Model confidence (mean pLDDT): 80 of 100. This is a predicted structure of a 96-nucleotide RNA (Glycine riboswitch aptamer) from Pelagibacterium xiamenense.
């Protein structure tokens, strides 16, 4: 001098699942309707967190998934979050 991979930060992409009953409440003047919270029962899996396990090691053990589970977290639109992916940058730093 300069790679892959690993980390960080920018940026773009980014699913899946009831507005189902019930209560309270605030608006339209009342039935009715929207919206907010709560509670029930369903549902979802891609923050997190658990378990198994191929497999891998330094083989006592122990590290392991987008698999399960569904504790959290979520389920009209929106806005938030979103594993993982694509770019660029910064880091790191062989081999020739």
């Nucleotide at each position: 001098c300069c790679a892959c991979a690993a980390g960080c930060a920018g940026c773009g992409g980014g699913a899946g699942a009831g507005u189902u009953c019930c209560c309270g409440g605030u608006u339209c003047g009342a039935a009715g309707g929207a919206c907010c919270g709560g509670g029930a029962c369903g549902c979802c899996g891609a923050a997190g967190g658990a378990g198994c396990a191929a497999c891998c090691g330094c083989c006592c053990c122990g590290g392991a998934a987008a698999c399960u589970c569904u504790c959290a977290g979520g389920c009209a639109c929106a806005a938030g979050g979103g594993a993982c992916c694509g770019c660029u940058g910064c880091c790191c730093g062989a081999a020739a």